[in-house]
RNA sequence: AGAGUUUGAUCCUGGCUCAGGAUGAACGCUAGCGGCAGGCUUAAUACAUGCAAGUCGUGGGGCAGCAUUAGUAGCAAUACUUGAUGGCGACCGGCAAACGGGUGCGUAACACGUACGCAACCUUCCUUCAGGCGGGGAAUAGCCCAGAGAAAUUUGGAUUAAUACCCCAUAAUAUCUUGAGAUGGCAUCAUCUCAUUAUUAAAGCUUCGGCACCUGAAGAUGGGCGUGCGGCUGAUUAGGUAGUUGGCGGAGUAAUAGCCCACCAAGCCUACGAUCAGUAGCUGAUGUGAGAGCAUGAUCAGCCACACGGGCACUGAGACACGGGCCCGACUCCUACGGGAGGCAGCAGUAAGGAAUAUUGGUCAAUGGACGAAAGUCUGAACCAGCCAUGCCGCGUGGAGGAUGAAGGUCCUCUGGAUUGUAAACUUCUUUUAUCUGGGACGAAAAAAGGAAAUUCUUUUCCGUCUGACGGUACCAGAUGAAUAAGCACCGGCUAACUUCGUGCCAGCAGCCGCGGUAAUACGAAGGGUGCAAGCGUUACUCGGAAUUACUGGGCGUAAAGCGUGCGUAGGUGGUUUUUUAAGUCCGUUGUGAAAGCCCUGGGCUCAACCUGGGAAUGGCAGUGGAUACUGGAAGGCUAGAGUGCGGUAGAGGGUAGUGGAAUUCCCGGUGUAGCAGUGAAAUGCGUAGAGAUCGGGAGGAACACCAGUGGCGAAGGCGGCUACCUGGACCAGCACUGACACUGAGGCACGAAAGCGUGGGGAGCAAACAGGAUUAGAUACCCUGGUAGUCCACGCCCUAAACGAUGCGAACUGGAGGUUGGGUGCAACUUGGCACUCAGUCUCGAAGCUAGCGCGUUAAGUUCGCCGCCUGGGGAGUACGGUCGCAAGACUGAAACUCAAAGGAAUUGACGGGGGCCCGCACAAGCGGUGGAGUAUGUGGUUUAAUUCGAUGCAACGCGAAGAACCUUACCUGGUCUUGACAUGUCCGGAACCCUGCAGAGAUGCGGGGGUGCCUUCGGGAAUCGGAACACAGGUGCUGCAUGGCUGUCGUCAGCUCGUGUCGUGAGAUGUUGGGUUAAGUCCCGCAACGAGCGCAACCCUUGUCCUUAGUUGCCAGCACGUAAUGGUGGGAACUCUAAGGAGACUGCCGGUGACAAACCGGAGGAAGGUGGGGAUGACGUCAAGUCAUCAUGGCCCUUACGACCAGGGCUACACACGUACUACAAUGGGAGGUACAGAGGGUAGCGAAGCCGCAAGGUGAAGCCAAUCCCAGAAAACCUCUCUCAGUCCGGAUCGGAGUCUGCAACUCGACUCCGUGAAGUCGGAAUCGCUAGUAAUCGCGAAUCAGCAUUGUCGCGGUGAAUACGUUCCCGGGCCUUGUACACACCGCCCGUCACACCAUGGGAGUUGGUUGCUCCAGAAGUAGGUAGUCUAACCGCAAGGGGGACGCUUACCACGGAGUGGUCAAUGACUGGGGUGAAGUCGUAA
Repeated sequence: AGAGUUUGAUCCUGGCUCAGGAUGAACGCUAGCGGCAGGCUUAAUACAUGCAAGUCGUGGGGCAGCAUUAGUAGCAAUACUUGAUGGCGACCGGCAAACGGGUGCGUAACACGUACGCAACCUUCCUUCAGGCGGGGAAUAGCCCAGAGAAAUUUGGAUUAAUACCCCAUAAUAUCUUGAGAUGGCAUCAUCUCAUUAUUAAAGCUUCGGCACCUGAAGAUGGGCGUGCGGCUGAUUAGGUAGUUGGCGGAGUAAUAGCCCACCAAGCCUACGAUCAGUAGCUGAUGUGAGAGCAUGAUCAGCCACACGGGCACUGAGACACGGGCCCGACUCCUACGGGAGGCAGCAGUAAGGAAUAUUGGUCAAUGGACGAAAGUCUGAACCAGCCAUGCCGCGUGGAGGAUGAAGGUCCUCUGGAUUGUAAACUUCUUUUAUCUGGGACGAAAAAAGGAAAUUCUUUUCCGUCUGACGGUACCAGAUGAAUAAGCACCGGCUAACUUCGUGCCAGCAGCCGCGGUAAUACGAAGGGUGCAAGCGUUACUCGGAAUUACUGGGCGUAAAGCGUGCGUAGGUGGUUUUUUAAGUCCGUUGUGAAAGCCCUGGGCUCAACCUGGGAAUGGCAGUGGAUACUGGAAGGCUAGAGUGCGGUAGAGGGUAGUGGAAUUCCCGGUGUAGCAGUGAAAUGCGUAGAGAUCGGGAGGAACACCAGUGGCGAAGGCGGCUACCUGGACCAGCACUGACACUGAGGCACGAAAGCGUGGGGAGCAAACAGGAUUAGAUACCCUGGUAGUCCACGCCCUAAACGAUGCGAACUGGAGGUUGGGUGCAACUUGGCACUCAGUCUCGAAGCUAGCGCGUUAAGUUCGCCGCCUGGGGAGUACGGUCGCAAGACUGAAACUCAAAGGAAUUGACGGGGGCCCGCACAAGCGGUGGAGUAUGUGGUUUAAUUCGAUGCAACGCGAAGAACCUUACCUGGUCUUGACAUGUCCGGAACCCUGCAGAGAUGCGGGGGUGCCUUCGGGAAUCGGAACACAGGUGCUGCAUGGCUGUCGUCAGCUCGUGUCGUGAGAUGUUGGGUUAAGUCCCGCAACGAGCGCAACCCUUGUCCUUAGUUGCCAGCACGUAAUGGUGGGAACUCUAAGGAGACUGCCGGUGACAAACCGGAGGAAGGUGGGGAUGACGUCAAGUCAUCAUGGCCCUUACGACCAGGGCUACACACGUACUACAAUGGGAGGUACAGAGGGUAGCGAAGCCGCAAGGUGAAGCCAAUCCCAGAAAACCUCUCUCAGUCCGGAUCGGAGUCUGCAACUCGACUCCGUGAAGUCGGAAUCGCUAGUAAUCGCGAAUCAGCAUUGUCGCGGUGAAUACGUUCCCGGGCCUUGUACACACCGCCCGUCACACCAUGGGAGUUGGUUGCUCCAGAAGUAGGUAGUCUAACCGCAAGGGGGACGCUUACCACGGAGUGGUCAAUGACUGGGGUGAAGUCGUAA
């Protein structure tokens, strides 16, 4: 410090997620030791039991119990005597109990923090100073007696003490009254001095040292009160408040104060957020963070609040009191039912709740506290121990050597290698820790008793004995022996770490992206590895990363975001200059900012954690002294901002009234006749009752052609005939005036298109709704015919728009060019028209700059300032609820649950478009011939079957693999057989091989018989071959073409596809390859930030067309000769044809025109051939998970007496049907009969097979010739000539069937081909639809070959013969190429995607209501207590001779008031039949909105 995730890729915006730290944690697995910390975050729920606050006998009366001792009685046991000493239960009294300890309910408050104040206060104990401590009295607990009660407790009587209580005395610098003066201040006043009046105190004990007690003054400590500032959320809480705000006078308090009361006034708080609601103890600090911040408030420390819920006071220095009291309430317990008792949020502990949090431990040894003169007692404060890996820190589980790189495991290319791994074994060393033995602390210093010394005294100093829970712990020494000690998570990316097996969208994983559908580094296991380590992971929460609320430090044209526009209040901000002030600001200084913590630096535990000394820091607040530039305040000037007056200018600026013409419609009349209107085409509609057309007249409403212009005006909405009146603003030029009067603007007010609403008018045209006609699968639409609200006017509402420049207002600054509107100035000019400058608008293009890009660019989206508004992922949702406004419609304000990992912006490359431009192709068109109908052949689907083997399935499967299924082939089925195998290699044994043959069997096979002994040799044996044995292995046309190689199809023989360098762009990418021409072509030329190059195109290759050269047999025969019935048959020839080798030829080369002086095109000449001459081979980058595991090869999986191998028979040939591809036809351009003519290219020895003879024929016989330019297959057919048929199911057509044969073959039944005779089906040119072909082509005619025993008249591949028609052209269909444009597509339009309905689940709104919490108001009620009053009752101290008084208590009563009750509102939550929409779901339904 960043990373992952939106896309095909990119940049940006933006959310989600991760890596880090932390925890009072919990859970899972695991666990050796120690130190230091921490340990109910939930139920402030309920609590059994024990303990947590007592102490003082030097305050007191005393003696229940205890110890020692004495006396008396008794033999003794024992009893008695408060006799003595120690001491002491209960009681009176004093002090403490208000601390310490716990908890965080409540509390949004002067509760807390911080800084001040009290001239408005208190303070036991302690310290200092000053003074005092005299006299008397009346009671009362206890004890005793007598009662009540179950108990708790309590009544009466008698008696008694005090440091308890009361009175008197004394008395002040205390308090009070009055008066005078001084000083000072902060408003009331404060302080001091003097005088004066009145009032008020005490307690004793003692070891005689002292300790207590009273008064006053001060200190210290602790508290009380007040004030400024600071720190939560909500405005869907906007008004709150009647003791409320203030005053006067009282009450009250320690003290101020509406704290309380009477009266008077009407205030007080609030947008700088009152009130209300929700939540919450606050702080030092803690966690995190670079910091600013954010979150938290356990432990420790300070403060506050509380003590079962609520109220109340008493006592006291202090409480409205955790372990005190009274009352009410709830709960629990006891009870003799009458009545009582209780309060763990003290320490342990229990139950409950919960994911979850410990022992009913030890000690007062230390520290601290209470009491005490002290010893001491008490102390669950505290110190220790126990439990828990809860955290932090430290240590260990061994070190060194050790290669046979052991065994085992795992993996692999498996005779072996790699890895685990120096790891182990083994050798040696050490002993922390654990175990055993021994020693053994620090923490302890005192106080006190005693002694000594010093001192005038108080007293001081010294000596000295005693005291340890932890604990026989820490620590030290010794002994033994590697001995006692490693796990957890992870290993697809982020993120360090990889393989095998299992599983097969299952099981499962997952923080995000995402893995899993048969080769999973992502699931589970194993091996290996990585990380951390006595821990490791997970979960939860928090900070960080997140600049993702942005103060530091973000944004708003299009990503979320500028209010529709203006005016203006508060607020914020504000020109220039002088003086002053010193609030802000700056500097110095002072106080404070508790300690602890953090940081720095020392020290102590072996180190560390931890503890401890010192320092720094503590951003703050407050005081004080200075400074005065800036901001602010005050005072005074200025004119540059702003405004006013005077002079001009332009304008659809606004309002009102009037007025004009064109057009539409309607009405009346004339002329006139059959249509009009409307559409893609129609129909509805209008019209013979006279439309439409045309002419004339009239009515009425609305809107204003041309001018007219990215022209003008207005704040925006918006404004358009003309005239008049009223009226707002702007601009220009100059002069005068005012003198900062300014900018922005939360709330507020005003305006605000269209539609809509209300009332009343108006209504020509247009036109929601509606009706009809069409279209359509439907058509509640688009189109047509009609047509009502409305549109218009007046008045009143509504208040929203893509109200847009998607751009708030104001100001300043920052290069230019061009157009235009309204002014002005200068120069020039006879005239309309010029040039330059300038102010105000408006539009286009653009420097710099900005921007994610697009783009903006003096009219900024640039550079700055001021103010306002708004945004913070998508959906849910601008929805719900609440509120405000509105007549309504609705508007404004405006959430959450839930859900997703994206949603989005700009740009890029593709693809697509019933977008555009250009171009091509038998693509269409123009033609010729077919298919689709028939019969047959063949393939496929389907069906059937024991099997009908398998594959191919739009074009690009279907006469395809198959260039040939009777057996074989053959993979399928049935049956019969074999198991190292039909086939390969290796080992061993034996025999040559091989040939002939018998029996059984369907055959495989089994059992036999006979013949035969080969080749090489170093004599050991070997090669080849056959048989046998055992084991490694063979074998598989079994699966996966979606694991693959190779091969192939297709787009497409389409003209494209790329690269290097450079340049441009943030980038994906672009450029090049686009553009202008041209071409069959990315072919070539020109231009150009590109320059070059590669794969493709073309050419090179084959063939064909012309010529030449060479050669001349088997081919040829012109000339010469021989010969035949005839034939190159023969001699001979080498001319010609031909054969097959090599050359030539064609290149837009030449001419003319066009074109840009180009490329090229058009025409022509010559030429056998002319513009790639014809044909072939040749197939770029890639696409289709295209096809093929059954050609072959091959990974993985599967079978192994079978999914392998052999054999026989069957099947692949089935047959209601459907489709494809062909053949033959339907006839006269034909059929039949006879005759005659002309090819090319092939094949042939297991072959082609001639002539001759036989057969109607298939064929048979026969054997010549031929290893082929020689012989054979082999008669080419259409054509031509003659004859016949005469339009018919025929002399067409030939299917089907019957009979008879031929050939091949071991064998033609299933299931071959052919021949002859007979039979003679459908079919008379084929619906929708659809195919091929542009010249030697289509059409038509035959010939050959491969495969092959045989089988193709129809398939395939070739060959030649005869031989056309048409192309205007590119609008349309299909396919393709280039450029461009839009896109929400990228699996790429066979894309994406919307809404209703149906189903399931989830959260939520409404809802008659119901239930509960909380709270306001109005009443009732009124315990305890306090205060006031007081007829009643009672009463020790003092006064009084007495009566009585004073004082007190009880009772009663009034006020306040808790609980409780009633009524009525607010608010929150839960729930509710039914209901509304929303979200999410796999293949559902209907349409197709974008």

A computed fold for a 1490-nucleotide RNA from an uncultured bacterium, annotated as small-subunit ribosomal RNA.
RNAcentral holds the sequence, with entries from ENA.
It matches the Rfam family "Bacterial small subunit ribosomal RNA".